[in-house]
RNA sequence: UAAUCGAAAAGGCAAACCUAUCGAAAGGUAGGGGCGCAAAGCCACAGGCCUAAGGGAAGCUAAGGCAGCUGGGUUGCCGAA
Numbered sequence: 001u002a003a004u005c006g007a008a009a010a011g012g013c014a015a016a017c018c019u020a021u022c023g024a025a026a027g028g029u030a031g032g033g034g035c036g037c038a039a040a041g042c043c044a045c046a047g048g049c050c051u052a053a054g055g056g057a058a059g060c061u062a063a064g065g066c067a068g069c070u071g072g073g074u075u076g077c078c079g080a081a
Base pairs, nucleotide, nucleotide: 005079006078012037013036017032018031019030020029021028022027035068041074042073043072045071046070047069048066049065050064054061055060
């Protein structure tokens, strides 16, 4: 130094829940909050999951979502063993 790894310190992110707001919903955004997180940064590419306004007689259906479900891509802080 690199890969792997995750002790310490500094700093970072922020689940449930509450409030406001956008949305048909799932969910998003902002504030509070803090369960957790070493990629819990970013990208819906593969699988998975959620919703079903619109469509359809109905079963159903994503072009709407989830990156804090798994894999993949990409960028990145610190440095004990």
Background:
Predicted 3D model of an 81-nucleotide RNA (c-di-GMP-I riboswitch aptamer) from Paenibacillus sp. The organism belongs to Paenibacillus, within Bacteria.